[in-house]
Model confidence (mean pLDDT): 79 of 100. A computed fold for a 102-nucleotide RNA from a Pseudomonadota bacterium, annotated as c-di-GMP-I riboswitch aptamer. The sequence was found by an Rfam model in a public genome assembly. Its Rfam family is "c-di-GMP-I riboswitch aptamer". Rfam's curators write: GEMM was predicted in a large-scale screen for bacterial structured RNA regulatory elements. Taxonomically the source falls in Pseudomonadota (Bacteria, Pseudomonadati).
RNA sequence: CGCCUGCAAGGGCAAACCCGUCGAAAGGCGGGGACGCAAAACUUCCGGGCUAAGGGAAAAUCCUAUCCGACUCCAAAGUCGGGCGCCAGCGGGGUCGCCAGG
Numbered sequence: 001c002g003c004c005u006g007c008a009a010g011g012g013c014a015a016a017c018c019c020g021u022c023g024a025a026a027g028g029c030g031g032g033g034a035c036g037c038a039a040a041a042c043u044u045c046c047g048g049g050c051u052a053a054g055g056g057a058a059a060a061u062c063c064u065a066u067c068c069g070a071c072u073c074c075a076a077a078g079u080c081g082g083g084c085g086c087c088a089g090c091g092g093g094g095u096c097g098c099c100a101g102g
Stems, first nucleotide, its partner, number of pairs: 003102004012037002017032006035089001041095003045092003048087003054064003067082006
């Protein structure tokens, strides 16, 4: 340095639930709380899941992480600009990493 293992010590994180707060929601954040976790640290690149504000010419319990605007006469298609939610404690990948043993 790399890989594997984890019953020690010291420390770390914190599910459900409750309160507050932001959000249309999923969910996030803060406090309490501990089911668990050796990556339960970081990262949406791949798969999967959740929600559906917007869109689907009205409505919808249904569909969709979509879409919106401008231009090419319109449509289609394309170009440009803007926008494109959430889960890393669902799995894989990537990055970084504490202690002990082999």